The prediction has a mean pLDDT of 82. The RNA shown here (transfer RNA) has 75 nucleotides and comes from a Bacteroidota bacterium. It matches the Rfam family "tRNA". The family's RNA type in Rfam is transfer RNA. Gene Ontology term of the family: triplet codon-amino acid adaptor activity.
């Protein structure tokens, strides 16, 4: 070069066009002498960036970055 998956909350990951969400982690309450577990609650998100299709876009389509991988050319 070409193909093909991945980007969404601090981390890991769902959401197949109709209000973006769980675990963990973090922060406060409960409970303990205390601490940890537990439990309840709170708060985090420019869905890589751009454009476009739609009455509405993580989700459909075009470009482009980053990132895994496969493939082939050439040294």
């Nucleotide at each position: 070069g070409c193909c093909g998956g991945g980007a969404u909350a601090g981390c890991u990951c769902a959401a197949u066009g109709g209000u973006a969400g769980a675990g963990c982690a973090g922060c406060g309450g409960u409970u303990u002498c205390g601490u940890a577990a537990a439990u309840c609650g709170c708060a985090g998100g420019u869905u890589g960036g751009a454009g476009g299709u739609u009455c509405g876009a993580u989700u459909c389509c075009u470009c482009u970055u980053c990132u895994c991988g496969g493939c082939u050319c050439c040294a």